The part of an RNA shown here (small-subunit ribosomal RNA, 5' domain) has 524 nucleotides and comes from an uncultured bacterium. It matches the Rfam family "Bacterial small subunit ribosomal RNA". Gene Ontology terms of the family: ribosome and structural constituent of ribosome. The full RNA is in RNAcentral, with records from ENA and SILVA.
[in-house]
Context: one part of a larger RNA
RNA sequence: GACGGACGCUGGCGGCGCGCUUAACACAUGCAAGUCGUACGGGGGGCUUCGGCCCUUAGUGGCGAACGGGUGCGUAACACGUGAGCAACCUGCCCAUGCAUGGGGGAUAACCCGGGGAAACCCGGGCUAAUACCGCAUACGUUCCACGGGGGGCAUUCCCUGCGGAAGAAAGCCCGUGAAAGCGGGCGUGCGUGGAGGGGCUCGCGGCGUAUCAGCUAGCUGGCGGGGUAACGGCCCACCAGGGCGAUGACGCGUAGCCGAUCUGAGAGGAUGAUCGGCCACAUUGGGACUGAGAUACGGCCCAGACUCCUACGGGAGGCAGCAGUGGGGAAUCUUGCGCAAUGGGCGAAAGCCUGACGCAGCGACGCCGCGUGCGGGAGGAAGCUCUUCGGGGUGUAAACCGCUGUCAGAGGGGAAGAACUGUCACACGAGGAAAUGCGUGUGGCUUGACGGUACCCUCAGAGGAAGCACCGGCUAACUCUGUGCCAGCAGCCGCGGUAAUACAGAGGGUGCGAGCGUUGCUC
Repeated sequence: GACGGACGCUGGCGGCGCGCUUAACACAUGCAAGUCGUACGGGGGGCUUCGGCCCUUAGUGGCGAACGGGUGCGUAACACGUGAGCAACCUGCCCAUGCAUGGGGGAUAACCCGGGGAAACCCGGGCUAAUACCGCAUACGUUCCACGGGGGGCAUUCCCUGCGGAAGAAAGCCCGUGAAAGCGGGCGUGCGUGGAGGGGCUCGCGGCGUAUCAGCUAGCUGGCGGGGUAACGGCCCACCAGGGCGAUGACGCGUAGCCGAUCUGAGAGGAUGAUCGGCCACAUUGGGACUGAGAUACGGCCCAGACUCCUACGGGAGGCAGCAGUGGGGAAUCUUGCGCAAUGGGCGAAAGCCUGACGCAGCGACGCCGCGUGCGGGAGGAAGCUCUUCGGGGUGUAAACCGCUGUCAGAGGGGAAGAACUGUCACACGAGGAAAUGCGUGUGGCUUGACGGUACCCUCAGAGGAAGCACCGGCUAACUCUGUGCCAGCAGCCGCGGUAAUACAGAGGGUGCGAGCGUUGCUC
């Protein structure tokens, strides 16, 4: 100097930040991931001109739940940083583009009936729908096989192209018009190609302590063949060979998430890795797979362990390292708040719903910054206190007193920006269409604020409500008196105290900082 600090004394206001560094200890309670009725059949409610329409949602189905949020256990590793590579790879939603969206079938939940169980839940029979499930048809392109042509690369090989054969798709919903067929529009669905963004894998280099760890290794090193994967690979397997690593520190042990950065320092360097951002790892402990475009699957599943809870003793339920909050540990770290108004995310055609992400508010001088506690005048100078050589000196323009101002706090009044959207109404234009509806673009009106009656502005009164802390022997800025008497005590180092102590304690005075000041801890 610095701090995610703590402790002591003290404490007026505001802005912006930050706030379990310890027990990855255990957790009561509430909330933190849903949404879509324009995929589907039911149930309930309302209206009805009896045609139907509207609202709602337990279930089937779709998308999401792999994001966002938390923590730092583990990890010395391609985990991270940086630079390359994949001719060895994947990619839902999004964008661009090509082709297509034909025709059938069988189930099943909900529901009804019956049954078992204390519960959690479960079983049997029967009915039914779909953008759920399964065959069939078709195949521009796609994949595989066979044959041929051209081009490229460091390369095991890659790309382009021709012909033939084989395999393999799909789903509908809504709106307008119409008697219907049909036509038009919107959203979807299938097979491809390209992109964007995201991921997987490989390699060079870099960043720690210990040699009182010197040898380590059996799928261990390589090959051939196979399996597996999105993909390369001993990743796994059979066989063959006997290799591979190591004082340029293998192996072991200890410690540790890594980085952008942060602190310090003239720099080189040293130390750190809170907040914010990127990556990684983990989700009570250990193991496992399923689903899926994608899984460490925190608020999914299964098994085992420990723990807690319920039980009718047969059996069940649970996982705050999400936001608050509780106990415990500790020197020590906050509210069981408000709101989706904004930004962002999920779903939806949309309205909208959900969102402890987030935006705000609350608590804490924890930090940084700003402001105030008044300003001017006022005596050779009150009182008090203090020192004294008893003359006087100091506190000291300090106070009183006179004049003035009005920040902050207080009271009254006004009062935002953050709001862009979206929806709706009106108007104009555009592409397509026979038309209408719809779609797209623009302009105008109305509509949306948790914070918050906050910021800010005006007015009112009135110096009124707002100063402490440490130090004064030397280092080091600031000296006297009294008390004490090697006692009581001080102390960072040197050292003070045994009867005149500037070093202890109090007082007067002074010095330094100031809503802080000291102490302690850690680091440079």